[in-house]
Context: one part of a larger RNA
């Protein structure tokens, strides 16, 4: 590079947001860049081919003639692409009328539990295990009852449930705030979608610097087990698990499945809107919108297995594979306070 591909053999960037930059709804008419047809010129000279002469013949060589990715001028055509202009309304977006949600952010507030800290009662154990031992206890533990302290995390509801771009969100008010469905069909009027860099955003576990420290608990100590036991189980127990500002940028970040538009047979559960029917309403029933789940036709898969939430037919863009190791490594470069992240090979082995 051609050509294949990416759920699970390599291979969707974790997620968004968007400059540039690909691609683009319907309708007139205008232009004529692209595109199409016609004509005219270049396209040197050799080299190449086809036909043909000259050296005995080849190689080389004359002559004709093709062919030379294509350039450019000049006339036409307007169907699609463009390009400017005008309309449109179904894409997209607003307004207005509902509605369901652990979506975020600040405050602030309740209970049950654990532990510790005084106190009363008691008086020999407790705790823990496969058994036990380290550990606690007559300086009064363990139970038990009252009264205070502090952090943490929110039982039941709680679901195959909800939101939310993804990470992720869960006692309760209150304030500020993003999105999203639904109805009316008013209003903008192509304002769209991808998205190469670039910005934000991104569990845990690490880092800085203050605070906090109830319970777990890396590392640490002891105690068992065991040949050993740097484990696995006991007892203790620090950093951290919290909180505030700042880093870090990483995961099986998963649906291992890009992100958007269309098309394409059924059945059935849950969440929510609307409408209608009923019997004022509620359930339940019809038909519809939107998410979200099983089952499953065509069809597609090497199977397994997707199946209107495709892994199906079709587009548009962007990202990524290319035979195991060596390697996600070395070196350089960025970027980080570190720890590292991130780009990213070769040699050599099979």
């Nucleotide at each position: 590079u051609u050509g294949g591909g990416c759920g699970u053999a390599a291979a969707g960037c974790g997620c968004c947001u968007g400059c540039a930059g690909g691609c683009g709804g319907u309708c007139c008419g205008c232009c004529a860049a692209g595109u199409u047809u016609g004509a005219g010129g270049c396209g040197a000279c050799a080299a190449u081919c086809a036909c043909u002469g000259g050296c005995u013949u080849a190689a080389c060589u004359g002559g004709u003639g093709a062919a030379c990715g294509g350039c450019c001028u000049c006339a036409a055509a307007a169907a699609c692409u463009g390009g400017a202009g005008g309309a449109c309304u179904u894409g997209a977006g607003a307004a207005c009328g509902a509605g369901a949600g652990a979506g975020g952010g600040a405050c602030a507030u309740g209970g049950a539990a654990c532990u510790c800290c005084g106190g009363g009662u008691g008086g020999a154990g407790c705790a823990g295990u496969g058994a036990a031992a380290u550990g606690c206890g007559u300086a009064g533990a363990g139970a038990u009852c009252c009264g205070g302290a502090a952090g943490a995390a929110c039982a039941c509801c709680g679901a195959a449930g909800g939101c939310g771009a993804a990470g992720g969100c869960a006692g309760u008010g209150u304030c500020c705030u993003g999105g999203c469905u639904c109805g009316u069909u008013u209003c903008u009027g192509a304002c769209g979608u991808u998205g190469a860099g670039g910005g934000g955003c991104g569990a845990a576990a690490g880092c800085c610097a203050g605070g906090g420290g109830a319970g777990c608990g890396a590392a640490c100590g002891g105690g068992a087990u065991u040949a050993g036991a740097u484990a696995c189980c006991c007892c203790g127990g620090u950093a951290g698990u919290c909180c505030u500002g700042g880093c870090c940028g990483u995961a099986a970040a998963c649906g291992a499945u890009g992100a958007c538009c269309a098309c394409c047979a059924g059945a059935u559960g849950c969440a929510u809107g609307a409408a209608g029917a009923u019997u004022c309403g509620a359930c339940c029933c019809u038909u519809u919108g939107u998410g979200u789940g099983u089952c499953c036709a065509a069809g597609c898969u090497a199977a397994c297995g997707c199946g209107c939430u495709a892994a199906g037919u079709g587009g548009u863009c962007c990202g990524c594979c290319u035979g195991a190791g060596g390697a996600g490594u070395a070196c350089g470069g960025u970027c980080g306070c570190a720890a590292g992240a991130u780009u990213a090979a070769a040699a050599c082995u099979c």
This is a predicted structure of a 350-nucleotide part of an RNA (small-subunit ribosomal RNA, central domain) from uncultured Ktedonobacter sp. Its mean pLDDT, the model's own confidence on a scale to 100, is 88. The organism belongs to Ktedonobacter, within Bacteria.